This is a predicted structure of a 315-nucleotide RNA (Bacterial RNase P class A) from a Bacteroidales bacterium.
RNA sequence: GAGGCCUUGCGGCUUGUCGCGGCAUCUUCGGAUGCUGAGGAAAGUCCGGACAGGAUAGGGCGAACUGCUGUGGAAAGCACAGAUGGGAGCAAUCUUCUGUAGGCCGUAACAGAAAACAACCGCCCGCAAGGGUAAGGGUGAAAACGCGAGGUAAGAGCUCACGACGGCGUACAGCGAUGUACGACGGGUACGGGACCAGUUCCUGCAAGACCAAAUAUACCGGCAGUCAAGGGCGGCCCGCCCGUUGCCGGGGGGUAGGUUGCGAAGAUAAAUGACAGGCUAAAACAGAAACCGGCUUACGGCAGGACCUCUAUU
Repeated sequence: GAGGCCUUGCGGCUUGUCGCGGCAUCUUCGGAUGCUGAGGAAAGUCCGGACAGGAUAGGGCGAACUGCUGUGGAAAGCACAGAUGGGAGCAAUCUUCUGUAGGCCGUAACAGAAAACAACCGCCCGCAAGGGUAAGGGUGAAAACGCGAGGUAAGAGCUCACGACGGCGUACAGCGAUGUACGACGGGUACGGGACCAGUUCCUGCAAGACCAAAUAUACCGGCAGUCAAGGGCGGCCCGCCCGUUGCCGGGGGGUAGGUUGCGAAGAUAAAUGACAGGCUAAAACAGAAACCGGCUUACGGCAGGACCUCUAUU
């Protein structure tokens, strides 16, 4: 110098004029003055919470989600640091898997003899029928641990050495996941879907919810007036009285409009946060709060800082 990789911060500033929302003070009620007014994601509404209302004796079954370890955290399908196996890259680094199970059930398309109780070709025994054989061929994503020696009719972990894999035991290191070493042991492959274990999980969301409360109508109560027309009571009938019924006046509860609160050092109501000019070399990305908080995800022109890797050149 070129390319890469990880990460942090910023997301226009400033002066003037005009305009808009909120609050405070003053007011001659017209307004004036002062202070203040979007984001790192305000977005998607994916996860968790707080708060609120409703539901709810207790327990079990079932269902859904989560699932390596440690720390943080109210919690999280959260963050950080790490473990183990696989994948990409020369590297920095990135990405992905993960509770238990050598057991049981299930699945393993097509091809192939056979996909886990395997014999098609080949090899061996045999006159043949038939039997033995997983070394070799072929099929497949995957074929019954690898390699050498022994062994055998031919073969085979059948036996042995070395190695790989697996769980187990002991020692050491680590908080732990786990790692290293040694030892004895094992041979039916892969997936982890069922199964089993542990944890979490009632519903609805600030248009939640709380308080105050007109007009009109009115449950209920009282007073006055009218009517005894229907009905009931005063043990049968008549009168009368009462209940009732109709109107007016007063009281009165619930609900509606409306107001306050929830609600914030922006803030709510159909909803403000802007425009122009000058300067900074240019001012341009994604994008506009609607109850609040913690995360995740997605969008984003440009500027600045830090760690590391590769290549090249020079000293």
NCBI's taxonomy places the organism under Bacteria, Pseudomonadati, Bacteroidota, Bacteroidia, Bacteroidales. Its Rfam family is "Bacterial RNase P class A". Rfam's curators write: Ribonuclease P (RNase P) is a ubiquitous endoribonuclease, found in archaea, bacteria and eukarya as well as chloroplasts and mitochondria. It is annotated as a ribozyme. The RNAcentral record of the sequence draws on ENA.